[in-house]
Context: one part of a larger RNA
RNA sequence: UGACGGGAGCCCGCACAAGCAGUGGAGUAUGUGGUUUAAUUCGACGCAACGCGAAGAACCUUACCGGAGCUUGACAUCCCCAGAAAGCCGAUGUAAUGUUGGCUGUGCUCUUCGGAGAACUGGGAGACAGGUGGUGCAUGGUUGUCGUCAGCUCGUGUCGUGAGAUGUUGGGUUAAGUCCCGCAACGAGCGCAACCCUUAUGUUCAGUUGCUACGGAAGAGCACUCUGGACAGACUGCCGUUGACAAAACGGAGGAAGGUGGGGACGACGUCAAAUCAUCAUGCCCCUUACGUUCCGGGCUACACACGUACUACAAUGGUGAGAACAAAGGGAAGCGAGACCGCGAGGUGGAGCGAACCCCAUAAAAAUCAUCCCAGUUCGGACUGCAGGCUGCAACCCGCCUGCACAAAGUUGGAAUUGCUAGUAAUCGCGGAUCAGCAUGCCGCGGUGAAUACGUUCCCGGGCCUUGUACA
Numbered sequence: 001u002g003a004c005g006g007g008a009g010c011c012c013g014c015a016c017a018a019g020c021a022g023u024g025g026a027g028u029a030u031g032u033g034g035u036u037u038a039a040u041u042c043g044a045c046g047c048a049a050c051g052c053g054a055a056g057a058a059c060c061u062u063a064c065c066g067g068a069g070c071u072u073g074a075c076a077u078c079c080c081c082a083g084a085a086a087g088c089c090g091a092u093g094u095a096a097u098g099u100u101g102g103c104u105g106u107g108c109u110c111u112u113c114g115g116a117g118a119a120c121u122g123g124g125a126g127a128c129a130g131g132u133g134g135u136g137c138a139u140g141g142u143u144g145u146c147g148u149c150a151g152c153u154c155g156u157g158u159c160g161u162g163a164g165a166u167g168u169u170g171g172g173u174u175a176a177g178u179c180c181c182g183c184a185a186c187g188a189g190c191g192c193a194a195c196c197c198u199u200a201u202g203u204u205c206a207g208u209u210g211c212u213a214c215g216g217a218a219g220a221g222c223a224c225u226c227u228g229g230a231c232a233g234a235c236u237g238c239c240g241u242u243g244a245c246a247a248a249a250c251g252g253a254g255g256a257a258g259g260u261g262g263g264g265a266c267g268a269c270g271u272c273a274a275a276u277c278a279u280c281a282u283g284c285c286c287c288u289u290a291c292g293u294u295c296c297g298g299g300c301u302a303c304a305c306a307c308g309u310a311c312u313a314c315a316a317u318g319g320u321g322a323g324a325a326c327a328a329a330g331g332g333a334a335g336c337g338a339g340a341c342c343g344c345g346a347g348g349u350g351g352a353g354c355g356a357a358c359c360c361c362a363u364a365a366a367a368a369u370c371a372u373c374c375c376a377g378u379u380c381g382g383a384c385u386g387c388a389g390g391c392u393g394c395a396a397c398c399c400g401c402c403u404g405c406a407c408a409a410a411g412u413u414g415g416a417a418u419u420g421c422u423a424g425u426a427a428u429c430g431c432g433g434a435u436c437a438g439c440a441u442g443c444c445g446c447g448g449u450g451a452a453u454a455c456g457u458u459c460c461c462g463g464g465c466c467u468u469g470u471a472c473a
Base pairs, nucleotide, nucleotide: 001473002472003470004469005468007467009465010464011463012462013461015457016456019421020420021419022418023417026312027311028310029309030308031307032306033305034303035302042053043052064298065297066296067295068294069293070292073128077127078126079124080123081122082121083120086104087103088102089101090100091099092098108117109116110115130287131286133285134284135283139281140280141276142275143274144272146270151190152189153188154187155186156185157166158165159164170181171180172179196264197263198262199261201232202231203230204229205228206227207226210222211221212220214219235258238252239251240250241249242248314414318373319372320371321370322369330361331360332359335354336353340349341348342347380411385406386405387404388403389402390401391400427449428448429447430446431445432444433443
């Protein structure tokens, strides 16, 4: 000087408390451990691994296993020979990749018409290719975390033999090393804040595919809704009180919005030899008829069990039926696919329109209204199973999703323990998208309905400042 303390002081944070809804019990989905297996590829392991890499394992993916092949190779550059590319027909053999023979056939650029060259294909030789093989404790890059915590430093000066100190401590204040005052310090940098995006209000400009005061369409118009550019607006600016005549705090006015208005992007010096050699790059080591590469089949989907994360429930604030209402944000050409018709339905036929403020996906659902059920393992709950179908795709046996009928399990609110959340939040309701042939209870977004509680900081956890102790560095 740090680090640490079941030392002291001050202060924060859904940290506790006050509340609401959960998890832990059931069934299922998914990830992990373990076990099993020919293989169940690999990585991630307290917080900060475990619906994580994976925004989607039937083949492919795929790295694993079994079997069958290839050896200058699936991919790149260089050299030699032959042939343009390419197309077609065989033979043989298979689970498949393959092995092997023949036919047709000529373009482009240059040309001394002999040929040469580019591109591509086949054969050959070797230089080489190739490796998701090892080492994240050799590395780059990227990322997590403390933590959006308020800190981390430098120049000059001063003090100290020195390590270092000072500044950065102190008195107030703030979300903030934010600002004010004081001070052997005076300044400065990286952080904070602001500048950026979005949302909430208004003005103005622009009106088609949007909107409608004109009478249905057409037309007309741009007031309104809306779209998207510019601008205004919020700054403790104004008033009062407190304060040290400061910074600031509290109350008020005006205002759509008030003291950082809400949300996002943005992550200082550093810590954890944190994670990643399997995104990529890369040193060294290792393999080279194999640890490379191709194909078929299997596996990653196993199952006594244990844990994490979710979904669905256990019901009447509910289930079922009926008719009618109100969104936002997105996606669409090898695509979205309307009206119509067929089917109980999944879906099918068909193809209008639309590269989309135009057409389509697309009926939002919960809520509200009416009817019914009457507290029961039920008109709750839907797992599992049987049968019959549909869709995608060479192909749904291992191993996809969906529909109809039948079947109807556990479950009556969950022990110790434990999680999230402070407002348009929690809870609850549906909608969309990425990935994607198909497959979503996951993920990323969108809107609808819409609470309760916060006395307070003694305690638990994490953190900041100052101080104290130390046999630690």